A computed fold for a 73-nucleotide RNA from Roseivivax halodurans JCM 10272, annotated as transfer RNA. Rfam family: tRNA. It is annotated as a transfer RNA. Rfam's curators write: Transfer RNA (tRNA) molecules are approximately 80 nucleotides in length. The coordinates come from a structure-prediction model, not an experiment, and the mean pLDDT is 81.

Order: sequence, then structure tokens, then C1' cells
RNA sequence: GCCCGCGUAGCUCAGUGGUAGAGCAGCCGAUUUGUAAUCGGCAGGUCGACAGUUCGAAUCUAGUCCGUGGGCA
Repeated sequence: GCCCGCGUAGCUCAGUGGUAGAGCAGCCGAUUUGUAAUCGGCAGGUCGACAGUUCGAAUCUAGUCCGUGGGCA
């Protein structure tokens, strides 16, 4: 330099055009003599940035850039 994958909550990931979700972690409560475990609830994300398409984009683009992993030279 060229090619490919990935980027969504603190972490691991789902969601592939129509209200952004789960598990774990965190906080509050119930249970217990107490802790753990269990159960209920709460909070937490301008979906990497910017454009374009569309009535509508996390999702689409022979798009541009950034980060990251890999392949070729």
C1' cells in the first nucleotide's frame, strides 16, 4: 500500500428498515439471627463520527474518515 471482519449499557453479546434489548456487574427492597443464595424492582446507551437513500436507518450505501483484529505484498 491492497483486501476482509468487527465497533450497540461498566463487561459479554442479541437486535439485519417501523418504540434499542438480554445476561453478568451496580443501586433499592423482600426473604434470613446475619451472610451467601433466591425473588421483585430501579438506573444505565445521541447504536464509533460525518454524509447519502427512505415517510421512517442500529440495520441499507461499488460512500468518506476514526479505532480494532486478521490476510496478502